[in-house]
RNA sequence: GAGCGAUAAAGGUAAACCUAUCGUGAGGUAGGGACACAAAGCCACGGGUCUUGGCGCAAGUCAGGCCAAGAUAGCCGGGUUACCGAC
Numbered sequence: 001g002a003g004c005g006a007u008a009a010a011g012g013u014a015a016a017c018c019u020a021u022c023g024u025g026a027g028g029u030a031g032g033g034a035c036a037c038a039a040a041g042c043c044a045c046g047g048g049u050c051u052u053g054g055c056g057c058a059a060g061u062c063a064g065g066c067c068a069a070g071a072u073a074g075c076c077g078g079g080u081u082a083c084c085g086a087c
Base pairs, nucleotide, nucleotide: 003087004085005084012037013036017032018031019030020029021028022027035074041080042079043078045077046076047075048072049071050070051069052068053067054066055065
C1' cells in the first nucleotide's frame, strides 16, 4: 500500500414508535428511543420505489401510459473520502 472484517479495542450512525416543527405530499429537521449498520460518511450519475402537478385515450370510475418537478444514499448498482487492525 492492497485485500479482509475478530465474540478485539477506541469511537461512530440510528429503523419502528413518541413529541415538537417545516412541507399539498412523498418526506426533512430537532429531542427522546434502538431495529440494525464496517461506510447506515458524502454525491440523485444509472435503475427501482414513492409523492405532487399536468397531458392524453371512445369513455364515467379504477388501473395503466407519457411529461415535468420532487422524495428516498437504511432499495440496488456506480463514484468519492475515511477510523481501527486479529488475519

This is a predicted structure of an 87-nucleotide RNA (c-di-GMP-I riboswitch aptamer) from Geobacter sp. The sequence was found by an Rfam model in a public genome assembly. Its Rfam family is "c-di-GMP-I riboswitch aptamer". Its family is annotated with cyclic-di-GMP binding in the Gene Ontology. Its mean pLDDT, the model's own confidence on a scale to 100, is 83.